This is a predicted structure of a 528-nucleotide part of an RNA (small-subunit ribosomal RNA, 5' domain) from a metagenome.
It matches the Rfam family "Bacterial small subunit ribosomal RNA".
[in-house]
Context: one part of a larger RNA
RNA sequence: GAUUUGACGCUGGCGGCAUGCCUAACACAUGCAAGUCGAACGGAAACGAUGGGAGCUUCCUCCCAGGCGUCGAGUGGCGGACGGGUGAGUAAUACAUAGGAAUCUACCCAGUAGCGGGGGACAACUUGGGGAAACUCAAGCUAAUACCGCAUACGCCCCACGGGGGAAAGCAGGGGAUCUUCGGACCUUGCACUAUUGGAUGAGCCUAUGUCAGAUUAGCUUGUUGGUGGGGUAAUGGCCUACCAAGGCGACGAUCUGUAGCUGGUCUGAGAGGACGAUCAGCCACACUGGGACUGAGACACGGCCCAGACUCCUACGGGAGGCAGCAGUGGGGAAUAUUGCACAAUGGGCGAAAGCCUGAUGCAGCAAUGCCGCGUGUGUGAAGAAGGCCUGCGGGUUGUAAAGCACUUUCAGUAGGGAGGAAACCGUAACGGAAUAAUACCCGUUGCCUUGACGUUACCUACAGAAGAAGCACCGGCUAACUCUGUGCCAGCAGCCGCGGUAAUACAGAGGGUGCAAGCGUUAAUC
Numbered sequence: 001g002a003u004u005u006g007a008c009g010c011u012g013g014c015g016g017c018a019u020g021c022c023u024a025a026c027a028c029a030u031g032c033a034a035g036u037c038g039a040a041c042g043g044a045a046a047c048g049a050u051g052g053g054a055g056c057u058u059c060c061u062c063c064c065a066g067g068c069g070u071c072g073a074g075u076g077g078c079g080g081a082c083g084g085g086u087g088a089g090u091a092a093u094a095c096a097u098a099g100g101a102a103u104c105u106a107c108c109c110a111g112u113a114g115c116g117g118g119g120g121a122c123a124a125c126u127u128g129g130g131g132a133a134a135c136u137c138a139a140g141c142u143a144a145u146a147c148c149g150c151a152u153a154c155g156c157c158c159c160a161c162g163g164g165g166g167a168a169a170g171c172a173g174g175g176g177a178u179c180u181u182c183g184g185a186c187c188u189u190g191c192a193c194u195a196u197u198g199g200a201u202g203a204g205c206c207u208a209u210g211u212c213a214g215a216u217u218a219g220c221u222u223g224u225u226g227g228u229g230g231g232g233u234a235a236u237g238g239c240c241u242a243c244c245a246a247g248g249c250g251a252c253g254a255u256c257u258g259u260a261g262c263u264g265g266u267c268u269g270a271g272a273g274g275a276c277g278a279u280c281a282g283c284c285a286c287a288c289u290g291g292g293a294c295u296g297a298g299a300c301a302c303g304g305c306c307c308a309g310a311c312u313c314c315u316a317c318g319g320g321a322g323g324c325a326g327c328a329g330u331g332g333g334g335a336a337u338a339u340u341g342c343a344c345a346a347u348g349g350g351c352g353a354a355a356g357c358c359u360g361a362u363g364c365a366g367c368a369a370u371g372c373c374g375c376g377u378g379u380g381u382g383a384a385g386a387a388g389g390c391c392u393g394c395g396g397g398u399u400g401u402a403a404a405g406c407a408c409u410u411u412c413a414g415u416a417g418g419g420a421g422g423a424a425a426c427c428g429u430a431a432c433g434g435a436a437u438a439a440u441a442c443c444c445g446u447u448g449c450c451u452u453g454a455c456g457u458u459a460c461c462u463a464c465a466g467a468a469g470a471a472g473c474a475c476c477g478g479c480u481a482a483c484u485c486u487g488u489g490c491c492a493g494c495a496g497c498c499g500c501g502g503u504a505a506u507a508c509a510g511a512g513g514g515u516g517c518a519a520g521c522g523u524u525a526a527u528c
Stems, first nucleotide, its partner, number of pairs: 001528004006524005013375006019368002021333001026331003030328003035078003040075002043071002047069002050065006085286003094211007103203002108199007116150001118148002125140006156165003170191006178185002212258003219249003224246008261283004265276004288309005311322004339365001341364003347361001348359004378408004388399004412469001414464005422455001428449007472517005477498003483512005493500002
């Protein structure tokens, strides 16, 4: 000098864009953060509409009706493995780069082939019982895209090549004949479903090289190193197991100890290098502590389950409940770090045919000069060089064109009015076209119309009034730009280094003046 996730002191007008627990991976009150689908299913607790009935006749109340809009709880499907947080652990089961073969991959895309016929349950519900509660037990009834067989098998799997094994589910829209128990069958379109092939995406595995310090850590290792058989896995492999051999690593630093998430990058530096790893992005690890598996395409799962432990809470003492390193917020720790805000309008995600619902992701707003950048706090004129202050050699000098005065301007802030863009759509509707079909329904596409804004009193523009509301901080002995007076008298004090102060202190304190930076300035800490 540059820099910082900074802090502290004094001061503080506005805006834009960023950033904001580095400490206790300490403990957490409260609310929210993952749901959705009635176009899978049986149904109907609530609300509404409609119809009927009763009370009552202004109006309101009650009852009945899943036929309707819808829908609590339940079965079922998909999603809760993403998104969000943190950096405790980890020095290599990690990361970075470059390769590899023995693998899986829901949803998505493309291809091929199917989607026939049956069965028995379990929730909900009803009844009964236990419990303070959490919840739970028994009996009975019932549906499905839940579950299980049978049939079929191009391709698929196993094989000793003879053969053997394995699947599925429906729902919604529309409808001319035909049939009908008047529910539909049937046809068709769309979505869904089954098997399989390829792709895409994601993930698992292996190898090489590189990745901090200590030798006051020199030897380490028995599933250890390799082989064979077997098991296990989606898959290779001591991954596991039985047997056999005795290997494997190490001064090119094994083992041990300490420290640490890694990288793209960031800071600094002319560079080489050095230091760091906030925000943003990629990967990894973790989710009160330790262990375990279940489900599933995917987890050994932050807001799932089980066991143990510590802690907190409820209890009728028998037993139960919980996990903010999600967003806010609280206590605590600390020099120190924000709101228990608004909205799903946009982007993205989950579910759904869609409308839509959910989304503390996200978009915004609030707080903080924490940082960077921009703007303003007026402009011109004005010598009687006013008054006052300070200095003085008492003549004057300086503050100083500074002020006042005169003439202007109105950025920003204020008040009032106007006012983009972020919005493209979906849905609906009209026209036209297309595919399919028995079909001018349904479905798909194009065009037009309609509709949607948290921010928001938006950005921006116009008008109004009046210089009106807006400057401080540090320093002035040398380094280092900037000097005098008064007070003090080795005292009080200053100080980054040299050093000042003991009666004329440009070094302490105050004042006048000056210098530097400026909505900041200085100090401290840290890095180069």